The prediction has a mean pLDDT of 76. Predicted 3D model of a 114-nucleotide RNA (TPP riboswitch aptamer (THI element)) from Peptacetobacter hiranonis DSM 13275.
RNA sequence: UAUCGAUGCUAGGGGCGCUGAAAUAAGGUCAGCUGAGAGAGAAAGCCAAAAACUUACAAACCCUAAACACCUGAUCAAGAUAAUGCUUGCGAAGGGAAGCUGGUAGAAAAUUUU
Numbered sequence: 001u002a003u004c005g006a007u008g009c010u011a012g013g014g015g016c017g018c019u020g021a022a023a024u025a026a027g028g029u030c031a032g033c034u035g036a037g038a039g040a041g042a043a044a045g046c047c048a049a050a051a052a053c054u055u056a057c058a059a060a061c062c063c064u065a066a067a068c069a070c071c072u073g074a075u076c077a078a079g080a081u082a083a084u085g086c087u088u089g090c091g092a093a094g095g096g097a098a099g100c101u102g103g104u105a106g107a108a109a110a111u112u113u114u
Base pairs, nucleotide, nucleotide: 001105002104003103008100009099010098011064012063013062014061017033018032019031020030021029027047028046041057043055044054045053070095071094072093076089077088078087079086
């Protein structure tokens, strides 16, 4: 100088599905399927009876400018499955959370070492 935004740090964003068996207030769990991840953990509620839970925080995981986070459409469509956003479509759709550092290639100068 050209081109790109790797890597790292800090900050932030996001998701708790399906199935089976069990427990019962000293309880609210365990296993299986897909997946990076189905909320590790700890707390507060609520529940007298169930294919039973709620709230906020949070480790881990993924994503941060975008054709790989995630949400909407969606109680969607087609195909599979024990079942399910399980797969594909929708979807180069609309929305969606950033700053710093600097990777590669070439040229010149200075210093040091061999």
Overview:
RNAcentral records the identical sequence in 2 taxa. It matches the Rfam family "TPP riboswitch aptamer (THI element)". From the family's description: Vitamin B(1) in its active form thiamin pyrophosphate (TPP) is an essential coenzyme that is synthesised by coupling of pyrimidine and thiazole moieties in bacteria. The source organism's lineage runs through Bacteria, Bacillati, Peptostreptococcales, Peptostreptococcaceae and Peptacetobacter hiranonis.